[in-house]
Predicted 3D model of a 477-nucleotide part of an RNA (small-subunit ribosomal RNA, 5' domain) from Erythroxylum anguifugum.
It matches the Rfam family "Bacterial small subunit ribosomal RNA". Gene Ontology terms of the family: ribosome and structural constituent of ribosome.
The coordinates come from a structure-prediction model, not an experiment, and the mean pLDDT is 83.
Context: one part of a larger RNA
RNA sequence: GGAUGAACGCCAGCGGCAUGCUUAGCACAUGCAAGUCAGACAGGAAGUGGUGUUUCCAGUGGCAGACAGGUGAGUAACGCAUAAGAACCUGCCCUUGGGAGGGGAACAAUAACUGGAAACGAUUACUAAUACCCCGUCGGCUGAGGAGCAAAAGGAGGAAUUCGCUCAAGGAGAGGCUCGUGUCUAAUUAACUAGUUGGUGAGGCAAUAACUUACCAAGGCGAUGAUCAGUAGCUGGCCUGAGAGGAUGAUCAGCCACACUGGGACUGAGACACGACCCAGACUCCUACGGGAGGCAGCAGUGGGGAAUUUUUCGUAAUGGGAGAAAGCUUGACGGAGCAAUGCCGCGUGGAGGUAGAAGGCAUACAAGUCGUGAAAUUUUUUUCCUGGAGAAGAAGCAAUGAUGGUAUCUAAGGAAUAAGCAUUGACUAACUCUAUGCCAACAGCUGCAGUAAUACAGAGUAAGCAAGCGUUAUCC
Numbered sequence: 001g002g003a004u005g006a007a008c009g010c011c012a013g014c015g016g017c018a019u020g021c022u023u024a025g026c027a028c029a030u031g032c033a034a035g036u037c038a039g040a041c042a043g044g045a046a047g048u049g050g051u052g053u054u055u056c057c058a059g060u061g062g063c064a065g066a067c068a069g070g071u072g073a074g075u076a077a078c079g080c081a082u083a084a085g086a087a088c089c090u091g092c093c094c095u096u097g098g099g100a101g102g103g104g105a106a107c108a109a110u111a112a113c114u115g116g117a118a119a120c121g122a123u124u125a126c127u128a129a130u131a132c133c134c135c136g137u138c139g140g141c142u143g144a145g146g147a148g149c150a151a152a153a154g155g156a157g158g159a160a161u162u163c164g165c166u167c168a169a170g171g172a173g174a175g176g177c178u179c180g181u182g183u184c185u186a187a188u189u190a191a192c193u194a195g196u197u198g199g200u201g202a203g204g205c206a207a208u209a210a211c212u213u214a215c216c217a218a219g220g221c222g223a224u225g226a227u228c229a230g231u232a233g234c235u236g237g238c239c240u241g242a243g244a245g246g247a248u249g250a251u252c253a254g255c256c257a258c259a260c261u262g263g264g265a266c267u268g269a270g271a272c273a274c275g276a277c278c279c280a281g282a283c284u285c286c287u288a289c290g291g292g293a294g295g296c297a298g299c300a301g302u303g304g305g306g307a308a309u310u311u312u313u314c315g316u317a318a319u320g321g322g323a324g325a326a327a328g329c330u331u332g333a334c335g336g337a338g339c340a341a342u343g344c345c346g347c348g349u350g351g352a353g354g355u356a357g358a359a360g361g362c363a364u365a366c367a368a369g370u371c372g373u374g375a376a377a378u379u380u381u382u383u384u385c386c387u388g389g390a391g392a393a394g395a396a397g398c399a400a401u402g403a404u405g406g407u408a409u410c411u412a413a414g415g416a417a418u419a420a421g422c423a424u425u426g427a428c429u430a431a432c433u434c435u436a437u438g439c440c441a442a443c444a445g446c447u448g449c450a451g452u453a454a455u456a457c458a459g460a461g462u463a464a465g466c467a468a469g470c471g472u473u474a475u476c477c
Stems, first nucleotide, its partner, number of pairs: 001477004006473005013347006019340002021305001026303003030300003035063003040060002043057004070258003079183004084178002088175001090173001093171007101135004110125003114121002140149003154163003184230002192220002196218008233255004237248001239246002260281005283294004311337001313336003319333001320331003350380003360371003385414001387412004394404001421466002424463001426447001428445001432461004443448001
C1' cells in the first nucleotide's frame, strides 16, 4: 500500500446493487416449511320436494416425501481434484417389438361391543379396488443337454380414441465400484498389522472384493516417513504479489459428511432416510403414576454465549419442483419488501456575483498581515426535498393473470430551501504559530517528547488529508 462476512469511537442527506451468528453442532415457546389424485376404490356428509348433476371428505390404494432447503460436528480418507477403467443397477422420460386368458381369498373404512386419564387399542360381523393370491401362456433368465423358473389392471369417453398395466431390447440422465497422480504439521511418534497379506472351496451382493466364513500358506506395510498424535470438510475460486509464490475456502457453483447422542433395520428404482420407524442414552413436557409425547445444523423468532450479525413480513405474478387427464392445489425453494453506512458504485449539501478587502477571531514588529471571495447584498437554477396529476416493463401462451406497487419513471407548482464530518499537523508523512503546563499531567506505530521560550502534552487559530464517512483495533499478503 492492498484486502475483510469484520468490530469499536465520533459523525451522518439520498439512491442502486450486493452481503449479514466467523462464537454454543448450546437449549428451544409459537406459527408455517410436503403434499397431491374422487378420471384407482367401497363408503360417509352437505345441497336438492324427488331423480340426476354438483361439492367436500376420515379410510384402502397410487405417486412423491431419497428432490429442493440447512449446517461443517466428524473425516488426512479414493473424502476431494484430475486422468483412466470394468464386474454393475436405474422409478419417472425417449425409441422399438410383443402381451394383458381364467379364477379366488381377504383386510381397512363401517357396524356392534369393549379396554385406557391419554397416546392408542382388543374382539366379532360385513365389503370394494389399478391392494393381494392361484392356474394357464412367452422370442426373457438359468442350464452342456434333458429340464426348470417367472407377467399383467384397469380408468375416462356414445364411439373413434386416449391415459395407464406387463415383458424384452436400446438410449438419455442419475447412481454404486476399482485404480494412477496430487492433497497440512510433528521423528522430543520407528516400527505397525492377525481377517492381518495371499490361495482354494462355500456363502453373500445390483456388481468386483476377506465383504463374510472353513481350510492352507506366512505374508503385507514402513526413513520415498508406515503407525501413533495434532489440526482440518475438499474444489472451482477469493485476497495479495510484476511474477514465482504466500494466505484463505463467507456469499455463488460442484462433490462429501451430518440431522439431540449412539446403534439398527423396514419400505422402495433410489435411504440405512433433517420435518419416517425400532432400541438404548441425556434432556424437556403431559399424567388419573399404570403410562405417554418431543427433536429449528428448514423460514421467521426466543433465551444463552459473544466485540459482533436482520422481520415471529408479502406473494405464488415470474422461474423451478410435487402429485393430477385437466381445472385447480401445494411449495418459508424462489420472487419481493423490511432492518443494518456492512461493502462497492453513483449523486448531493448549491451555481454566478461580490472589497467598504466589512464585523468578528487569530496574530502582531501596532504600519501592516491572515481566516478571505470566504460571508452578506444582488442574480439565477431545482439534482435532492415537499405538495398535486399521470403511471410502467418484467406476462410467456388467443384471452385472463403483477406479490413487488400507486414503486420506478414522467409532469406541474413551491422554495436555497432539508443535508459535513473525522482524524492529523517533530521526522518517517502532506500540513505551524500562540497560550497554558513545567520529567507533572499527558502523548506514543518506531525514533522518542515533557525538568519555564514544547511546531511532539492540553486548548485556540491556521494549515494539509480523506469525505457520508473518518479514525482505531484484529487478521492476511